[in-house]
RNA sequence: AGAGUUUGAUCCUGGCUCAGAGCGAACGCUAGCGGCAGGCCUAACACAUGCAAGUCGAGCGCACCCCUUCGGGGGCGAGCGGCGGACGGGUUAGUAACGCGUGGGAACCGUACCCUCUGGAGGGGAAUACCCCGAGGAAACUCGGAUCAAUGCCCCAUAUGUCCGCAAGGAUGAAAGAUUUAUCGCCAGAAGAACGGUCUGCGGCCCAUUAUUUAAUCCUUGUUGGUGAGGUAACGGCUCACCAAGGGUACGAUGGGUAGCUGGUCUGAGAGGAUGAUCAGCCACACUGGGACUGAGACACGGCCCAGACUCCUACGGGAGGCAGCAGUGGGGAAUAUUGGACAAUGGGCGAAAGCCUGAUCCAGCCACGCCGCGUGUGUGAUGAAGGCCUUCGGGUUGUAAAGCACUGUCGGGAGGGACGAAUAAAUGACGGUACCUCGCAAGAAAGCACCGGCUAACUCCGUGCCAGCAGCCGCGGUAAUACGGAGGGUGCAAGCGUUGCUCGGAAUUACUGGGCGUAAAGCGCACGCAGGCGGUUUGUCAGGUCGGGUGUGAAAGCCCGGGGCUCAACCCCGGAAUAGCACUCGAAACCGGCAGACUUGAGUUCGAGAGAGGGUGGUGGAAUUCCUGGUGUAGAGGUGAAAUUCGUUGAUAUCAGGAGGAACACCGGUGGCGAAGGCGACCACCUGGCUCGAUACUGACGCUCAUGUGCGAAAGCGUGGGGAGCAAACAGGAUUAGAUACCCUGGUAGUCCACGCCGUAAACGUUGAAUGCUAGGUGUCGGGGGUAUUACCCCCUCGGUGCCGGAGUUAACGCAUUAAGCAUUCCGCCUGGGGAGUACGAUCGCAAGAUUAAAACUCAAAGGAAUUGACGGGGGCCCGCACAAGCGGUGGAGUAUGUGGUUUAAUUCGACGCAACGCGCAGAACCUUACCCAGCCUUGACAUCCUGAGAAGUCCUUGGAAACUUGGACGUGUCCCUUCACGGGGAAAUUCAGUGACAGGUGCUGCAUGGCUGUCGUCAGCUCGUGUCGUGAGAUGUUCGGUUAAGUCCGGCAACGAGCGCAACCCCUAUUGUUAGUUGCCAUCAUUAAGUUGGGCACUUUAGCAAGACUCCCGGUGUCAAACCGGCGGAAGAUGGGGAUGACGUCAAGUCCUCAUGGCCCUUAUGGUUGGGGCUACACACGUACUACAAUGGCUGGUACAAAGGGUUGCAAGAUCGCGAGAUGGAGCCAAUCCCAAAAAAGAUGCCUCAGUCCGGAUUGGGGUCUGCAACUCGACCCCAUGAAGUUGGAAUCGCUAGUAAUCGCGUAACAGCAUGACGCGGUGAAUACGUUACCGGGCCUUGUACACACCGCCCGUCACACCACGAGAGUUGGCUGGACCCGAAGUCGCUGACCCAACCGCAAGGAGGGAGGCGCCAACGGUCUGGUCGAUGAUUGGGGUGAAGUCGUAACAAGGUAACC
Repeated sequence: AGAGUUUGAUCCUGGCUCAGAGCGAACGCUAGCGGCAGGCCUAACACAUGCAAGUCGAGCGCACCCCUUCGGGGGCGAGCGGCGGACGGGUUAGUAACGCGUGGGAACCGUACCCUCUGGAGGGGAAUACCCCGAGGAAACUCGGAUCAAUGCCCCAUAUGUCCGCAAGGAUGAAAGAUUUAUCGCCAGAAGAACGGUCUGCGGCCCAUUAUUUAAUCCUUGUUGGUGAGGUAACGGCUCACCAAGGGUACGAUGGGUAGCUGGUCUGAGAGGAUGAUCAGCCACACUGGGACUGAGACACGGCCCAGACUCCUACGGGAGGCAGCAGUGGGGAAUAUUGGACAAUGGGCGAAAGCCUGAUCCAGCCACGCCGCGUGUGUGAUGAAGGCCUUCGGGUUGUAAAGCACUGUCGGGAGGGACGAAUAAAUGACGGUACCUCGCAAGAAAGCACCGGCUAACUCCGUGCCAGCAGCCGCGGUAAUACGGAGGGUGCAAGCGUUGCUCGGAAUUACUGGGCGUAAAGCGCACGCAGGCGGUUUGUCAGGUCGGGUGUGAAAGCCCGGGGCUCAACCCCGGAAUAGCACUCGAAACCGGCAGACUUGAGUUCGAGAGAGGGUGGUGGAAUUCCUGGUGUAGAGGUGAAAUUCGUUGAUAUCAGGAGGAACACCGGUGGCGAAGGCGACCACCUGGCUCGAUACUGACGCUCAUGUGCGAAAGCGUGGGGAGCAAACAGGAUUAGAUACCCUGGUAGUCCACGCCGUAAACGUUGAAUGCUAGGUGUCGGGGGUAUUACCCCCUCGGUGCCGGAGUUAACGCAUUAAGCAUUCCGCCUGGGGAGUACGAUCGCAAGAUUAAAACUCAAAGGAAUUGACGGGGGCCCGCACAAGCGGUGGAGUAUGUGGUUUAAUUCGACGCAACGCGCAGAACCUUACCCAGCCUUGACAUCCUGAGAAGUCCUUGGAAACUUGGACGUGUCCCUUCACGGGGAAAUUCAGUGACAGGUGCUGCAUGGCUGUCGUCAGCUCGUGUCGUGAGAUGUUCGGUUAAGUCCGGCAACGAGCGCAACCCCUAUUGUUAGUUGCCAUCAUUAAGUUGGGCACUUUAGCAAGACUCCCGGUGUCAAACCGGCGGAAGAUGGGGAUGACGUCAAGUCCUCAUGGCCCUUAUGGUUGGGGCUACACACGUACUACAAUGGCUGGUACAAAGGGUUGCAAGAUCGCGAGAUGGAGCCAAUCCCAAAAAAGAUGCCUCAGUCCGGAUUGGGGUCUGCAACUCGACCCCAUGAAGUUGGAAUCGCUAGUAAUCGCGUAACAGCAUGACGCGGUGAAUACGUUACCGGGCCUUGUACACACCGCCCGUCACACCACGAGAGUUGGCUGGACCCGAAGUCGCUGACCCAACCGCAAGGAGGGAGGCGCCAACGGUCUGGUCGAUGAUUGGGGUGAAGUCGUAACAAGGUAACC
């Protein structure tokens, strides 16, 4: 610091997601040790049990116990009394508040204990608890009587103080003692320290769908203020009486929701954002609500009273309780610990002290919850062990890893020693025999988790087969998954690792730092204008803002820096620095601001001109449509793509004349004018707003913008009343159509018009808020003024509008560009992913329609802008092609052949399916082929390599069998090498048999894993590259443009210049000629023959080598002085002469695993091999491709001509003979310019047939043959005789062909034993037509639109049906919170009363003073009644919305989307 994800690709906008850090966490797997921290975030839910606040005998009396030297001493218990239980500890429910933070303040606030100072402590009295007696009660406890004490209580005195008073003076008003004789206490006052109360400026959450707003309207009635009184420690409506009517609020009152606040913590570069556990400060709370008492302090966590809920005890009469203290229990929950030790330390309470108490605290226990540290060994060790995994089978990897050898001892367990913390003169340690040290033991007991498609470090195999599953985003999985599961290997971190949740970051994605608004989300439809914000020049002054210095504060801890202590670190200690801010104070005076004064340039006023569809009212006019009346006139008119509905013989349309009525104003008319916008168009008059120019003077900043507000505001719509010619929603009819609730046509009502009143919205758009200033130009146009010399036209200058082009600049690009979208300033409005949705609810407005304001749940990973390349268009332009047209001949009808589909079958093997499958693979299925079916056999196999054993190979006979196969036998002993005299032995090759296992084999699957080959667009003219240039980029340029061509062929021009693959040419055949060469070819001349038969010859033909020739070369014209085109000369041939071969980049996951090759998968006594038979040849049917015909341009009979190109030894076969014939016999010749196949056929001449199902046509069938072959039954071809179907030119539709072509005629060849109407070739005869390119089909180039890119066979919308999800409405039902009114009224303070009661004082007494019980009253919690508000939950039914591989109906949108789209 960024990355992934929208697209075919690009740039931008924009969301989603990831990498980082953090956590009081939880969950999964795993786990060796230690240190330091942390540990109920949920139910402020309920709590068993124990402990958490006592202490003082040096305040007091008493009971009891122990000791005693009897003097007394010690202890313990309850009680009176004092101090403390207001601290410490817990929790975060409430609280949006002066509660907290920060800084100030006063009304002369309070303070026990502590410190300092001053003064004092004299005299007297009455009670009472405990105890005792009695009584009640289950208990808790209570009552009565008697007696006794105090540092308890009371009185008097004294009096600094306090109060009253000017003063004099008056009033009030205190004390406590104990004891060890040294102290500790007591009272009053003053001061301090420290703490607390109180007031206040400022600061910090959300909602305006919580406000009729700008004051009568929202909130407020003790409310706001005053006077007086009461009350308080103290000010104060704190409370009360009276008076006034105030006070708060858009700078957000009131209401609602949420929340303890802070130091800090986390994150971040920072600014910020989030957060408020542990530690620290403050507040609040203590079962819920209310209340006071005591006290220095409380309205009191472990106090009291009352009410309520709950729990417990009960003898039913009554009582008791409050863990949000420490442990612990239940419950809740994803989740959070021991009913531990000690007061040794620190601190607290009491005490004179010893000491006691202390779940504060210090420690220990549990938990990887976090941070930090350490370890799980170290060195050596190659045969690179075994095993695993992979493999191209060679090896690679795990991997120095292991083993082995040598060593060490952190940790562990054992033994010994052993602290600091303790402050001391001594004593005192829970932790703890802990930390730590030493010795010795032994590598021993100690590694996991996640990930490995990209982001993101890390790759292979197997399994699975859109299944199982994964997934943070993009996305993986449909038989070769680096993405699922396992394994091996690797990567990362490590006693942890992952996952989940949450926060910040990245996110400049709320933008203060630091964003935007023409088209991406975003400028209010327009104006006026209050508040608010901002504001020209200049002088002086003030010092609020601003700036500077100083002072105070900003707690500690934390962060940061330096140093130190634990072995290091975490952690801890010390010191320093820093700290926004706030307050006070001293200064400065430029700027902002206030005040005072001046100015004229902003703004305005005055005078004179001017233009204009600016607005309003009234009037006037002509053209046209329609209607009415009359005339003329006759059969149609109207309307359309074509029609019909409609009108018309009751007279239409047409035409003429007259009349009526309403609406709109042709030409002028113009990116002309005016207006703020909406908008405004005949003419005249009146009323009226604004603008511009020119000129003078005046005012003197009077200005700009504008939330809320107010007004205006197209069309449609609404209300009332008019009006109504034309047009025309709705509606009706006619057409169109599959349908047509549309487009088209005929009608036609609201409405359109007027008046008045509503509505308040539009793609209200320049999709561009208003204002001001500045920043190159050019060229139109409208209005005004000026200059030259008077006018006019021009020309020049200038002010104000309105357009176009364009530079800098800007922009994502497109574009904008003095009329900015440039550079700046001011103010307002608005935006923050798409959908849901401008919707719901609420509120306001409206007569209604509806408008304004305006969410959420849920859902997606995009939605979008601009531009690029393609593709496409029922877009455009140009051009080409047998594409159409012009012609010729066919197909489609018949019969047959052949292929396919379908059906059938045991099998009818398989493949090919628009063009580009279908006489295709198949250049040839009777067996074979053959892959299919049935049956019989074989299992290392029909075939390959290796191993072992035996045998040469081989030939013949034989058993069974359909054959394959099998049984038995006979003959045969070879070749090469070594050895041997020789016999013989050994080995090898070829080959056969048997055996063993590696393996063979597969026309089994996948052409969507592939190679190769092929088809197709298309022989179309295209497809690209290098460098340069342009563009942010995809890309563009070149290749576009003007001509031209068959052609991206060539020329010219041009930010391009060149080049490559294609085109063309080079190659082959053919057309002409020359030359060379003449055998098997040829024969003009000579001779010869039946015959070029032979001699001879090579002239000719011909053959086949080499050459020549044609290049737009020449001439003329056109054309840009070009390329080229047109015409012509010459020429055998003329404009690539004709034909062929040749097929660019690519497209179709086109075809082929059954030619071959090949990955993977599958079969292995079978999916392999082999044999016989069958099938591929089936047959209600459909289609394709052909053949033959339907006849006279013909058929038949006989006779007569003229080819080319091929083939031939497993062959072609002549002549001859036989057969009607197919053919047979036989075999000359020929390995071919020699011989043979071989007859060419149409044609031409003659004869017959004479228009008929025929002398056409030949299918079908019967019979008989021939040939091939082991074999023609299923299932061959041919011949002969007989038979003689359909068919008389073929519907819709459709195919081929532009010249030696179509048509027509025959000939040959391949494969092949045999089999062609097929295929591939060959020649013979030999046409017609093309005006032309509008439309159909296909293609090329340019351009345009696009929401397409799997690319129009595209994309995509809505209803309906089904499933699921969230939401709204809903008769209602139900709950929480809360307002108003009223009722009840506990405890308690206060007030009044107090006939009853009472020790202290007065009084001899009576009595008094004083106090109290009781009663009443105010206030008042809980509770209750009635009535509202608000928020939830739920509800038959209902509404739309969203989502969902293959549902239905249509085709709305994207191309002119087939009616341009949209508001």
Model confidence (mean pLDDT): 84 of 100. Predicted 3D model of a 1463-nucleotide RNA (small-subunit ribosomal RNA) from an uncultured prokaryote. The RNAcentral record of the sequence draws on ENA.